[in-house]
RNA sequence: CGUGCGCGUGUGCCGAAUCCCGCAAGGGAACCGGGGAACCACCAUCUUGGGGUGAAUCGGGCUUAUGCCGCCGCGUCAAAACGGUCGGUAUACGCGCGUAGGAGACCUUCCCCUCCGAACCCGUCAGCUAACCCGGUAGGCGAAACGGAAGGAAAGG
Numbered sequence: 001c002g003u004g005c006g007c008g009u010g011u012g013c014c015g016a017a018u019c020c021c022g023c024a025a026g027g028g029a030a031c032c033g034g035g036g037a038a039c040c041a042c043c044a045u046c047u048u049g050g051g052g053u054g055a056a057u058c059g060g061g062c063u064u065a066u067g068c069c070g071c072c073g074c075g076u077c078a079a080a081a082c083g084g085u086c087g088g089u090a091u092a093c094g095c096g097c098g099u100a101g102g103a104g105a106c107c108u109u110c111c112c113c114u115c116c117g118a119a120c121c122c123g124u125c126a127g128c129u130a131a132c133c134c135g136g137u138a139g140g141c142g143a144a145a146c147g148g149a150a151g152g153a154a155a156g157g
Base pairs, nucleotide, nucleotide: 011142012141013140014139018029019028020027021026030137031136032135033134034133035132040127049125050122051121052120053119058098059097061095062094064092065091066090067089068088069087070086071084072083073082101116102115103114104113106152107151108150109149110148111147
């Protein structure tokens, strides 16, 4: 592009997640993350392992399972073993509540609302950290919070 949907082109947005060379493999730049001196920090913390990416931590509650302790029953000379609609405690899975924190699309602050509050990695080891070393460079969109207020920024005129 009247609007909605779809397709295409251009131009923008969030994010570290882009750009260049190369047929490819790969290499380089930039950005992001981690490791890593001195100085500084920490001064007995040290298996209850610890650390990292990430917003994704922490604290209650409930159910179940397991371990330990106690109690009871059974048993015995005394015990052990065994058992329990029992109590306490620890761990784990699950459910659910709250919460540090994060998201809602240019940025910051405030208000309000709605969501998320996962997962994975290292392997006993990591404070900061110059040199140096290692790794990553996905996705999703042009807005249904079509939110509100203030201050900026960009594009356009």